Predicted 3D model of a 73-nucleotide RNA (transfer RNA) from Campylosiphon championii. Rfam family: tRNA. Rfam describes the family as follows. Transfer RNA (tRNA) molecules are approximately 80 nucleotides in length. By type it is a transfer RNA.
RNA sequence: GCCCGCUUAGCUCAGAGUCUAGAGCAUUGCAUUUGUAAUGCGAUGGUCAUCGGUUCGACUCCGAUAGUCGGCU
Repeated sequence: GCCCGCUUAGCUCAGAGUCUAGAGCAUUGCAUUUGUAAUGCGAUGGUCAUCGGUUCGACUCCGAUAGUCGGCU
């Protein structure tokens, strides 16, 4: 230099056009317990990497940029 994949909550990841973006873990409140753990019921937490385009409508499709993983030379 070229090619492919990935970028969504603090972490690991779903979501593949029309909803109000979700789960597990973590954090936290309450209940339960003599107490802790475990368990149950809640809560908090997101500029969906950035910018632009297509569309009535974009996390989703297209382009560029950035970052990251792998491969080729």
It is recorded under the gene name trnT-UGU.